Predicted 3D model of a 146-nucleotide RNA (c-di-AMP riboswitch aptamer (ydaO/yuaA leader)) from Microbispora oryzae. Model confidence (mean pLDDT): 77 of 100. It matches the Rfam family "c-di-AMP riboswitch aptamer (ydaO/yuaA leader)". From the family's description: This family represents a conserved RNA structure found upstream of the ydaO and yuaA genes in Bacillus subtilis and related genes in other bacteria.

[in-house]
RNA sequence: AUCGUACGGCCGCCGAAUCCGCACUCGCGGAGCCGGGGACCCAUCUCUUCCGGGGUGAAUCGGAGCGCCGGCCCCCCAGGGGCGCCCGUAGGGCACUUCCUGCCCGAACCCGUCAGCUAACCCGGUAGGCGGCAUGGAAGCUAGGA
Repeated sequence: AUCGUACGGCCGCCGAAUCCGCACUCGCGGAGCCGGGGACCCAUCUCUUCCGGGGUGAAUCGGAGCGCCGGCCCCCCAGGGGCGCCCGUAGGGCACUUCCUGCCCGAACCCGUCAGCUAACCCGGUAGGCGGCAUGGAAGCUAGGA
């Protein structure tokens, strides 16, 4: 000097997931934010019989693609289905907003046969995971400093 790792502080990103108070370590309460249930009216002409139905979330919908897969035995063909890979896609994110451009995501979980909307009312959540000049340009707006 460079690279990597760990801890602390600070500054940020996705997300509702932050802040305050009381306790003192079984925790509790509140504010803010977020979600669900729940009338008339409206909507649905439906619902059920298993091919159930529904919710949170951006995370849906496809493919002339490729591989694999099941019956008491063997072989072949066709159709359909499932899983995985790959390719797209509704939609979503990237340090103020918009346009263009570039990059990325397009998951996972929950309820338990049950729920349209929905005033009053009722019931919950307040996690987790990442980054360290943020892709770049233009316009708009705005803060700080001198």